Model confidence (mean pLDDT): 83 of 100. This is a predicted structure of a 73-nucleotide RNA (transfer RNA) from an uncultured cyanobacterium. Rfam family: tRNA. It is annotated as a transfer RNA. The sequence was found in a public genome assembly.
[in-house]
RNA sequence: GGGGAAUUAGCUCAGUUGGUAGAGCGCUGCGAUCGCACCGCAGAGGCCACCGGUUCGAGUCCGGUAUUCUCCA
Numbered sequence: 001g002g003g004g005a006a007u008u009a010g011c012u013c014a015g016u017u018g019g020u021a022g023a024g025c026g027c028u029g030c031g032a033u034c035g036c037a038c039c040g041c042a043g044a045g046g047c048c049a050c051c052g053g054u055u056c057g058a059g060u061c062c063g064g065u066a067u068u069c070u071c072c073a
Base pairs, nucleotide, nucleotide: 001072002071003070004069005068006067007066010025011024012023013022019056027043028042029041030040031039049065050064051063052062053061
């Protein structure tokens, strides 16, 4: 320098055909316990990496940029 892949909650990851964004763990509160852990209930937490485009409507489609991983040279 060129090719490919990835980027969604604090972490690890889902998300079908474009139609109101989810799970597990973690966190907070409550319950339970003498207390802790486990467990049960409830809750908070998101610019879907960023900038544009297409569309009535974009996490999803198109272009560019950034970062990470990988392959080639």